Molecule: small-subunit ribosomal RNA
Organism: metagenome
RNA sequence: CUGGCGGUGUGCUUUAUGCAUGCAAGUCGAACGGACAUUAGCAAUAACGUUAGUGGCAAACGGGUGAGUAACACGUAAGUAACCUGCCCUUAAGUGGGGGACAACUCUGAGAAAUCGGAGCUAAUACCGCAUGUGAUGGCGAAGCACAAGCUUUGUCAUUAAAGCCGUAAGGCGCUUGAGGAGGGGCUUGCGUCCGACUAGCUAGUUGGUGAGGUAAUGGCCCACCAAGGCUUCGAUCGGUAGCUGGUUUUAGAGGAUGAUCAGCCACACGGGGACUGAGACACGGCCCCGACUCCUACGGGAGGCAGCAGCAAGGAAUAUUGGGCAAUGGGCGAAAGCCUGACCCAGCGACACCGCGUGGGGGAAGACGGCCUUCGGGUUGUAAACCCCUUUUAUUGGGGAAGAAUAAUGACGGUACCCGAUGAAUAAGCCCCGGCUAACUACGUGCCAGCAGCCGCGGUAAUACGUAGGGGGCGAGCGUUAUCCGGAUUUACUGGGCGUAAAGCGGGUGUAGGUGGCUUGGCAAGUCCGGUGUGAAAUCUCCCGGCUUAACUGGGAGGGUGCACUGGAUACUGUUAGGCUAGAGUGCAGUAGAGGGAAGUGGAAUUCCCGGUGUAGUGGUGAUAUGCGUAGAUAUCGGGAGGAACACUAGUGGCGAAGGCGGCUUCCUGGGCUGUAACUGACACUGAGACCCGAAGGCGUGGGGAGCAAACAGGAUUAGAUACCCUGGUAGUCCACGCAGUAAACGAUGGGUACUAGGUAUGGGGAGUAUCGACCCUCACCGUGCCGAAGCUAACGCUUUAAGUACCCCGCCUGGGGAGUACGGUCGCAAGACUAAAACUCAAAGGAAUUGACGGGUGCCCGCACAAGCAGCGGAGCGUGUGGUUUAAUUCGAUGCAACACGAAGAACCUUACCAAGGCUUGACAUGUCUGAAGUAGCGAACCGAAAGGGGAGCGACCUGUAAAGUCAGGAGCUUACACAGGUGCUGCAUGGCUGUCGUCAGCUCGUGCCGUGAGGUGUCGGGUUAAGUCCCAUAACGAGCGCAACCCCUGUUGCCAGUUGUUUUCUCUGGCGAUACUGCCCCGCACAACGGGGAGGAAGGCGGGGAUGACGUCAAGUCAGUAUGGCCUUUAUGCCUUGGGCUACACACACGCUACAAUGGGUGGCACAAUGGGUUGCAAUGGAGUGAUCCGGAGCUAAUCCUUCAAAACCAUCCUCAGUUCGGAUUGCAGGCUGAAACUCGCCUGCAUGAAGUUGGAGUUGCUAGUAACCGUGCACCAGCUUGGCACGGUGAAUACGUUCCUGGGCAUUGUACACACCGCCCGUCACGUCAUGAAAGUCGGCAACACCUGAAGUCGAUGAGUUAACCCUUCGGGGAGGCAGUCGCCUAGGGUGGGGUCGGUGAUUGGGACGAAGUCGUAACAAGGUA
Repeated sequence: CUGGCGGUGUGCUUUAUGCAUGCAAGUCGAACGGACAUUAGCAAUAACGUUAGUGGCAAACGGGUGAGUAACACGUAAGUAACCUGCCCUUAAGUGGGGGACAACUCUGAGAAAUCGGAGCUAAUACCGCAUGUGAUGGCGAAGCACAAGCUUUGUCAUUAAAGCCGUAAGGCGCUUGAGGAGGGGCUUGCGUCCGACUAGCUAGUUGGUGAGGUAAUGGCCCACCAAGGCUUCGAUCGGUAGCUGGUUUUAGAGGAUGAUCAGCCACACGGGGACUGAGACACGGCCCCGACUCCUACGGGAGGCAGCAGCAAGGAAUAUUGGGCAAUGGGCGAAAGCCUGACCCAGCGACACCGCGUGGGGGAAGACGGCCUUCGGGUUGUAAACCCCUUUUAUUGGGGAAGAAUAAUGACGGUACCCGAUGAAUAAGCCCCGGCUAACUACGUGCCAGCAGCCGCGGUAAUACGUAGGGGGCGAGCGUUAUCCGGAUUUACUGGGCGUAAAGCGGGUGUAGGUGGCUUGGCAAGUCCGGUGUGAAAUCUCCCGGCUUAACUGGGAGGGUGCACUGGAUACUGUUAGGCUAGAGUGCAGUAGAGGGAAGUGGAAUUCCCGGUGUAGUGGUGAUAUGCGUAGAUAUCGGGAGGAACACUAGUGGCGAAGGCGGCUUCCUGGGCUGUAACUGACACUGAGACCCGAAGGCGUGGGGAGCAAACAGGAUUAGAUACCCUGGUAGUCCACGCAGUAAACGAUGGGUACUAGGUAUGGGGAGUAUCGACCCUCACCGUGCCGAAGCUAACGCUUUAAGUACCCCGCCUGGGGAGUACGGUCGCAAGACUAAAACUCAAAGGAAUUGACGGGUGCCCGCACAAGCAGCGGAGCGUGUGGUUUAAUUCGAUGCAACACGAAGAACCUUACCAAGGCUUGACAUGUCUGAAGUAGCGAACCGAAAGGGGAGCGACCUGUAAAGUCAGGAGCUUACACAGGUGCUGCAUGGCUGUCGUCAGCUCGUGCCGUGAGGUGUCGGGUUAAGUCCCAUAACGAGCGCAACCCCUGUUGCCAGUUGUUUUCUCUGGCGAUACUGCCCCGCACAACGGGGAGGAAGGCGGGGAUGACGUCAAGUCAGUAUGGCCUUUAUGCCUUGGGCUACACACACGCUACAAUGGGUGGCACAAUGGGUUGCAAUGGAGUGAUCCGGAGCUAAUCCUUCAAAACCAUCCUCAGUUCGGAUUGCAGGCUGAAACUCGCCUGCAUGAAGUUGGAGUUGCUAGUAACCGUGCACCAGCUUGGCACGGUGAAUACGUUCCUGGGCAUUGUACACACCGCCCGUCACGUCAUGAAAGUCGGCAACACCUGAAGUCGAUGAGUUAACCCUUCGGGGAGGCAGUCGCCUAGGGUGGGGUCGGUGAUUGGGACGAAGUCGUAACAAGGUA
């Protein structure tokens, strides 16, 4: 959210919070005396009934709850020779005779009430003496049994009972004293039973004894005295939490969690204490007291206890009726009838759980309508519906109608279950999900919004993840969510884990407790194994059988119940006990190596300082400087002296030590090891919680010492800064003695011990054999130290007799990252600090090893106009062009490092044009379709308005097809109306196609099969050579192949043949076509006999001859929606269309690409020579003429190898200029012209004359180029009416340089490191600032809990007293006395209260500490690469 029925169960998990109202424990007249009612009777009285009271029994059961309790509370197994037991059963004996009261009742009093007092009467199965004593109990004895305090038998003395009622009777029910039983209980014990050691010591009635008391009974249970014990790391004490169990749930099991209903036990009854009565209580519906709360009150005083059943309030996410009945089962009382019973049996409410049933069944395709999707064809919903036939569970309704009852009667449930009929598909379907996990997909809406989300993660305009719809999947009277428990999780690992690098071996040793322990013989039988007995309640569980229509549920039988106790046996192993042994361990003896430790002494080299000599201007230091030292004489050098510290070479993957660690030499003291021997002991061993000892450097204390070095500090540098790196100085410290400290990447990141499991090699120590004169050599075995390596192990890396292999024993440690090795607490310390050691909160990772890339201020190799070597430039000037910026009505848009910026644009005056202003149009400037209409229709279109567009409409005036007398009709074209639609250079290049740029013409990128690896992946593709090349060769667990490279294509160079005109002279040149040539082919040398390289010959050309086209897999969400195409979105009298004018040409400025120059290798003037590619009919235009010229007039020729463009220019010759702002340079400006074009104002180009700016070679920086190249010179073409310094082509002249690969830049290969993978434009650290959250400290402050000391102390038991008071019994002189009791008083104990100082836990607290998280904040750059100082 939804909801049809039935059955069976179940229902305050929270406040053991408070409760209105009703009910939940009474009964007996056959114990008793009264009272009352009824009946009979005139009445007395009798009978019968009811009952307040006395008395008896019950009320201690049944019912509720789980607060407390960590305990003999519970479970289990035992004990009680230490005990009790009403009613019940069996049995023995008895029940005689007396007495005095008190309720009720009557009278009376107090009080509001609750209730209480006084006087009087009275009964009993109420109470009290006496008698009896089967017996019982006690004292003193005896015998037997027994481990035991006991039992049995027995003698004697003392004490000690009773009640009656009913019945005609028989008798029955009672009562008293015993014994036994059953059932019930008390007490004791073994074992089991949660967490915390950041709780380690606790305890004075405490532990024990003796005696007395107390109890049913043991016992410090209580008291007096005596002793000093008792418990505890096998966890005492303290704190926290909790009723325990059978069981329940989960699980393969072992375990884990749990203790609802049902059943057993315990505890509690408003909180606390106490006793009374009783067989039984310290008593839920009894009493007393204290306290809190509620109620009544006349203010004096009283009443109350739902954790019984209902019910109310409150709390809470949440849990029911103030129901019926005693019919059944059970309980109390009674002789019984019977009464009582919210126990119980039923009903009601709740889908709360489990189980069962239904909401229809069959047919039915025009695959209907509608919905949704669609590629528009269709698909799907879907046999689903409609429609036809059938059925009636259920529901409704009518009729019948139980069992449960044992019976003489009695049924709440209940007119219920069930049965028979009637009506009628009728009364009955939802919820969740559909990205993966996980079964199930589309559309629309939304646009990092709204929202979803268990985890990963979805959503920023095409969302299968949000919302809705259609469809689908799952379950179904439910479904989904949330919470909780177990599982999966071998993720606490007993079953069943780990610790080199992922979390994890204590820094090392000695050793206590503990754990573990060699060979062998005998005994015991604790563990162990087997059998038997008892128990393990019932229910539950499993199996079988049965009862409800089935099932759930329930009845019967069997099993299981892993445990405990007792008992009988076995003796291999463990244990224990008594012996033995020598292989473990230790001792002795003989050797031996060593920086092992401690103390004392001693030596030389070097640094520094001091003194003296020589000597002069520097020295020192660095990347480079400077500070510093030095003319008062340094540094350098020589001689002498002082002092401290450390010991060069030897020196070694060498030695020693437990580790830290130990290094000159000598002496003394001293520990351990190894080898050999086999004399001695005889398991004496291994490990080791606590404990104790040692323990680098640094640090602390006291006192010395101080040469060098050197934290802090100072100065100088570096730098943006530089509290650093570098330099100059320099104090603690470093050294010694004695103390403390106790930590390190204390590392082999690897605990110790024992045994076993291939080898090879090196080295240190001693030994044996062999050999030798002897030492070597060689062989064998032992102890160390290393390397390589097999099996095996490992996630991999790796380890491998020195294991990380195979096993056993013991210890320590780990359990996601951060918070945090931190806080608090404790211990230690002089301090610094060390050890021990959390939580809140937060993240979805953190981490290991290896792989592929990328990157490195890593390495190696190689290449490129990358550098270098050169030439010419750019950057400075003026101008042109583009861009940014600014401006503007608009300056349309795009391109933005290389790879935008003379780019789109191969050419903006209008047009273009997309921009702006103004004026206009609305089916539109353009396309298609449908519909309507008009008949002088379509079309042309004059005046007039207007800037034009447009408006306007005189006048002129058609066409095609069929029909036909006729423009008569029908249709078309055209026009018009309306609607679909057109249109958009509007948006998105991050939705796209296509195309393009770039790395890069770099040499790479991959595949198949095989092999290797758990895998990612590797190999091939690496290695040695070589190349321009992953080019080729060799080698090779690889063998092959593909895309790239190269070649094939085009141009060019040489040549042959053929053809050719418009060229020309047959040749030749030229043009076109077809061929040839070059291949390391030949020689020499090098290399590896290869590939290949070097040199040479020949040749036009030589090792790719030169140039072009050609661009692998991919990268950059690179560029383009404005070239075109195109999804989606937006617009539709406008973001569309037309027009005029303007703008894209603006101008303080900045950048980019160019042109022209700055001049003499030049400029001017004159003369004179040599090209090629192209183009041309809207065109190119000759000869000729005009003009200074641009140009004009004119037009031959040419649709082109024919004609034109077309005189090429530099060059060369001659001459002037002579180094100047010039005869350089030409900007700018004025005037006059020309051309194109409707139109040159904004805004074109050209010409002439005049004017004559900046500029004298350009800072930092930067570009191009390796040969017919750069540079210089001109020419042509496209676009184009006109307009070029740009672009694309063409030829002419024609260099310099390359030692070489250190560096810059880009790239390739290999290798290395990595915390990067969006890949270094990466990642990432800390302070500060802001916000949020949790937490620590803190002057304090508030509260909880449990103790302690003292004071006070109710009720009550016990004790003492008891002069007051007192019926029963005794005595009496009858006055009284005695015995006993009661009130009262006192004492001990004690709930509670108070005071006090402490303990512990929690809340809060100005301020403060760090922590976590948060969007693109600030400052630096510490780490990751050699991270730029490892």